[in-house]
Context: one part of a larger RNA
RNA sequence: GCCUGCGAGUUAAUCUCAGUGGCGAGGUUAAGGAAGUAACAUCCGAAGCCGUAGCGAAAGCGAGUCUGAAUAGGGCGUAUAGUCGCUGGGAUUAGGCCCGAAACCGAGUGAGCUACCCAUGGGCAGGGUGAAGCGAGUCUAACCACUCGUGGAGGCCCGAACUUACUAAUGUUGCAAAAUUAGGAGAUGACCUGUGGGUAGAGGUGAUAUGCCAAACGAACUCGGAGAUAGCUGGUUCUCCCCGAAAUAGCUUUAGGGCUAGCGUCAUGCGUUUAGUAUUGGAGGUACAGCACUGAAUGGGCUAAGGGGCUUACCGCUUACUGAACCCAAUCAAACUCGGAAUGCCAAUACUCCAUAGCAUGGCAGUCGGACUACGGGAGAUGAGUUUCGUGGUCGAAAGGGAAACAGCCCAGACCAUCAGCUAAGGUCCCAAAAUCUACACUAAGUGGGAAACGAGGUGAGAUUACUUGAACAACCAGGAGGUUGGCUUAGAAGCAGCCACCCUUUAAAAAGUGCGUAACAGCUUACUGGUCUAGUGACCUUGCGCGGAAAACUUAACGGGGCUAAGUGUAGUACCGAAGCUAUGGGUCUCAGCAUUAGCUGGGGCAGUAGGGGAGCGUUCCGUCAGCGGUGAAGGUCGAUCGAUAAGGGCGACUGGAGCGGACGGAAGUGAGAAUGCAGGC
Numbered sequence: 001g002c003c004u005g006c007g008a009g010u011u012a013a014u015c016u017c018a019g020u021g022g023c024g025a026g027g028u029u030a031a032g033g034a035a036g037u038a039a040c041a042u043c044c045g046a047a048g049c050c051g052u053a054g055c056g057a058a059a060g061c062g063a064g065u066c067u068g069a070a071u072a073g074g075g076c077g078u079a080u081a082g083u084c085g086c087u088g089g090g091a092u093u094a095g096g097c098c099c100g101a102a103a104c105c106g107a108g109u110g111a112g113c114u115a116c117c118c119a120u121g122g123g124c125a126g127g128g129u130g131a132a133g134c135g136a137g138u139c140u141a142a143c144c145a146c147u148c149g150u151g152g153a154g155g156c157c158c159g160a161a162c163u164u165a166c167u168a169a170u171g172u173u174g175c176a177a178a179a180u181u182a183g184g185a186g187a188u189g190a191c192c193u194g195u196g197g198g199u200a201g202a203g204g205u206g207a208u209a210u211g212c213c214a215a216a217c218g219a220a221c222u223c224g225g226a227g228a229u230a231g232c233u234g235g236u237u238c239u240c241c242c243c244g245a246a247a248u249a250g251c252u253u254u255a256g257g258g259c260u261a262g263c264g265u266c267a268u269g270c271g272u273u274u275a276g277u278a279u280u281g282g283a284g285g286u287a288c289a290g291c292a293c294u295g296a297a298u299g300g301g302c303u304a305a306g307g308g309g310c311u312u313a314c315c316g317c318u319u320a321c322u323g324a325a326c327c328c329a330a331u332c333a334a335a336c337u338c339g340g341a342a343u344g345c346c347a348a349u350a351c352u353c354c355a356u357a358g359c360a361u362g363g364c365a366g367u368c369g370g371a372c373u374a375c376g377g378g379a380g381a382u383g384a385g386u387u388u389c390g391u392g393g394u395c396g397a398a399a400g401g402g403a404a405a406c407a408g409c410c411c412a413g414a415c416c417a418u419c420a421g422c423u424a425a426g427g428u429c430c431c432a433a434a435a436u437c438u439a440c441a442c443u444a445a446g447u448g449g450g451a452a453a454c455g456a457g458g459u460g461a462g463a464u465u466a467c468u469u470g471a472a473c474a475a476c477c478a479g480g481a482g483g484u485u486g487g488c489u490u491a492g493a494a495g496c497a498g499c500c501a502c503c504c505u506u507u508a509a510a511a512a513g514u515g516c517g518u519a520a521c522a523g524c525u526u527a528c529u530g531g532u533c534u535a536g537u538g539a540c541c542u543u544g545c546g547c548g549g550a551a552a553a554c555u556u557a558a559c560g561g562g563g564c565u566a567a568g569u570g571u572a573g574u575a576c577c578g579a580a581g582c583u584a585u586g587g588g589u590c591u592c593a594g595c596a597u598u599a600g601c602u603g604g605g606g607c608a609g610u611a612g613g614g615g616a617g618c619g620u621u622c623c624g625u626c627a628g629c630g631g632u633g634a635a636g637g638u639c640g641a642u643c644g645a646u647a648a649g650g651g652c653g654a655c656u657g658g659a660g661c662g663g664a665c666g667g668a669a670g671u672g673a674g675a676a677u678g679c680a681g682g683c
Base pairs, nucleotide, nucleotide: 001683002682003681004680005679006678011094012093013092014091015090016089017088018087019086020085021084022083023082026050027049028048032044033043034042054061055060064076065075066074067073097235098234100232104225105224106223107222108221109220115199116198117197118196119195120194121193122192123191124189126158127157128156129154133150134149135148136147137146138145162186163185164184166183167182168181169180170179201217203213204212205211210219238617239616240615241614242613243612248261249260250259251258252257262367263366264364265363266362267361268360269359270358273357275352276351277350278349279348280347281346282345288339289337290336294333295332296331298329299328300327301326305322306321307319308318309317310316370395371394372393373392374391375390376389377388378387379386400411401410402409415587416586417585418584420583421582422581426577427576428575429562430561431560435574437573438572439571440570441569442568448564454548455547458545459544460543461542462541464539465538466537467536475532476531477530478529479528481505482504483503486500487499488498511526515524516523588607589606590605591604592603593602594601595600618672620669621668622667623666624665625664626663628661629660636656637655638654639653640652642650643649
């Protein structure tokens, strides 16, 4: 891992509701007993309980009573249906659907491992170093000192046994639940070690590592309390039919839990009360707008006041300063409003609608983590697949078609069947069902098929304006002069470093000079003018489609691909394809109405579904009653093209097997497995 078997809402008491039955203003027995059977049933037994009257704290009174001074008012009562069984739903108390802690407490067992201690034994090859002391010599007045011997100290040195465990590799289903190999450390000591004994869990021991106390120690192990508790995780077993949620509010040592309400379902009752639309009548201050208030904020005018200057004994004068209030113009506001919608909300009336709409009472729930999307806001960075509210949608609990793929987007809500039809979104060149459809435009960028500020003689459409046959725009030919090198400045400044001025003349026209250039001149050029040529030329605005801006990491990779100049984009149109939608035909089931009354017929409507509520069934084991099967082959097993045109399931045949078994109607449950890191066995 697979297979087979086992494996989870039970039982008792009490309460409550529903169904059903007995009796009924009553209902009912408990313990116990009688007879009988030895299983139940039967008969006694009202003690008690519930009901028949309530109110009050109570005395008490009583269809009333309590409060109260009250005969007032108010509270609770007064209209009669209960009670005892059985079955089922739910609750409470019990382990209470099952498995699961870490822990807590009690009584015991452990120091044959290990920690420390006590007693008594054992062990440490070999080599080195050479302390004190002692002796001799030298030296000295003497001591000291020095030298040579002797001596053999040491938590001394090197290094086996022994002990240890610093490093690395191997090993990691190992040789081994801590080893092996190669190196390393201590090795006469606070050394190592045998045997016997001691200390015990609220404890011991500890050169403290929270270490060790039998492969486990922040408190050992065994059994017991014990099925501890678990607002937590996991699991919870047959079928079909009807309906079908919630992820919100309030409270909560509450926030991943609960209680009540909301939303679901079932029963009973009411009977259109519901919903939609229209009309009428209301409440209200949002969007927008506005500046009349409250504030914010810009420019101008005018002015009080202040600052500066002048003057000064006081008075005054003045201003390129600041500037309240006021006036004019133009603005802004969630906590501004002179105004003010659309929607929505509350009612009344009318119409439509007939649907498991609405309301009430009772039984049973689940839900309290929500997600995205559109719109209206807050928070945030007018960030987030962010967060928090409101309104709607979808998912959740929804399959089908589209969006390549894609819970939350678009279309559309799957009872079943059909080799029938029509459509939605979206599509119609090929992959791939259907137009290489029609008409008119645009795009040249593969734009389409990713992106901004900004930039640009891309190109289409529209408007305004200027010049123009009195010849424009562009191009070409020619001129572009003189006073003068204007004055100043400067080394120089001659149109052209800079400052000031910017006149006059000749002219068709020509600047005291547009740009390049020179050290300064020179030179080239422009404005301006004539000619050649000939019909449009320039500026600016709005708008359609394009261009640049445009750099990423496995692979083209920013149309789903091929590929496309339409098979791209815009406008208009026709046809077709396209879903579990709608229709057609047949069938099932639920419900309502009518008719029939019990079988049904006709007509209308419904039948996606998690949590969950309700209904109807199938099967397993055992018991009772009845009628049966079986060695001429029971149960069980294997195989098969069978029935139930709904399932759980039920038959039949063949083979196997070798002794019991099923059916109908009732009853009772150890009653259904694929999941629980489930348990046991097999492989």
This is a predicted structure of a 683-nucleotide part of an RNA (large-subunit ribosomal RNA, domain II) from a sediment metagenome. The RNAcentral record of the full RNA draws on SILVA.